Predicted 3D model of a 73-nucleotide RNA (transfer RNA) from a Candidatus Abawacabacteria bacterium. The source organism's lineage runs through Bacteria, Bacteria candidate phyla and Candidatus Abawacaibacteriota. The coordinates come from a structure-prediction model, not an experiment, and the mean pLDDT is 82. It matches the Rfam family "tRNA".

RNA sequence: GGGCCGAUAGCUCAUUUGGUAGAGCGCCUCGUUUGCACCGAGGAGGUGAAGGGUUCGAAUCCCUUUCGGUCCA
Numbered sequence: 001g002g003g004c005c006g007a008u009a010g011c012u013c014a015u016u017u018g019g020u021a022g023a024g025c026g027c028c029u030c031g032u033u034u035g036c037a038c039c040g041a042g043g044a045g046g047u048g049a050a051g052g053g054u055u056c057g058a059a060u061c062c063c064u065u066u067c068g069g070u071c072c073a
Base pairs, nucleotide, nucleotide: 001072002071003070004069005068006067007066010025011024012023013022019056027043028042029041030040031039049065050064051063052062053061
C1' cells in the first nucleotide's frame, strides 16, 4: 500500500432482504426478610464510530474518513 471482517446501553451481543431500537448480566426503586441474598414487580440508561448522500422514512442502501482484528505484498 491492497483485500476481507467488525464498531449498537456500563459489559457481552441481537436487531436481514429500509418502517416504533431490544435481550442477558449490571445499576436504581418498591415488595418479600429481623437484616442480607435469592425471588417478584417497576424504572433509568442509546446523537447505532464520524461526516455526507439516496429515500416519505436509514442501525440497515451508497461514498469518504477514523479505530480495531485478520490476510497478502